This is a predicted structure of a 134-nucleotide RNA (FMN riboswitch aptamer (RFN element)).
The prediction has a mean pLDDT of 80.
[in-house]
RNA sequence: GCAUGUCUUCGGGGCAGGGUGAAAUUCCCGAUCGGCGGUGAUUCUGUAUGCAAACAGAAAGUCCGCGAGCGCAAAGCGCUGAAUUGGUGCAAUUCCAAUACCGACAGUGAAAGUCUGGAUGAGAGAAGAUAGGA
Numbered sequence: 001g002c003a004u005g006u007c008u009u010c011g012g013g014g015c016a017g018g019g020u021g022a023a024a025u026u027c028c029c030g031a032u033c034g035g036c037g038g039u040g041a042u043u044c045u046g047u048a049u050g051c052a053a054a055c056a057g058a059a060a061g062u063c064c065g066c067g068a069g070c071g072c073a074a075a076g077c078g079c080u081g082a083a084u085u086g087g088u089g090c091a092a093u094u095c096c097a098a099u100a101c102c103g104a105c106a107g108u109g110a111a112a113g114u115c116u117g118g119a120u121g122a123g124a125g126a127a128g129a130u131a132g133g134a
Stems, first nucleotide, its partner, number of pairs: 002133001004131007017029003031114002033103002035066004042059006061101002069079004083099005105117003
């Protein structure tokens, strides 16, 4: 250093301003947010010191998968959202540019990604400690 066991900790963000109205952070204009793992020619950062190679790390809401939520005969299975165009290039649905689009359930003086609630919950997983065999 690696399989595996146990334990600990961590593990989700967001309607400014305005319109209508008796009433809306729910409608309209507008604003704003993006969980986890994978992939990633390119970019950035670090090992670093002048450069390079090399190695490591980071980078996708809409690509692949997972979680949350719902259903069921429940260690599981099923259901479950959204992207195009142009550019560069040998190569990009990941880079660059432009324009779009998406978002559980319950509640509510009026329809909610953003408010309140289940939730001081659960959780994909991440880090660490310890045991441990070859």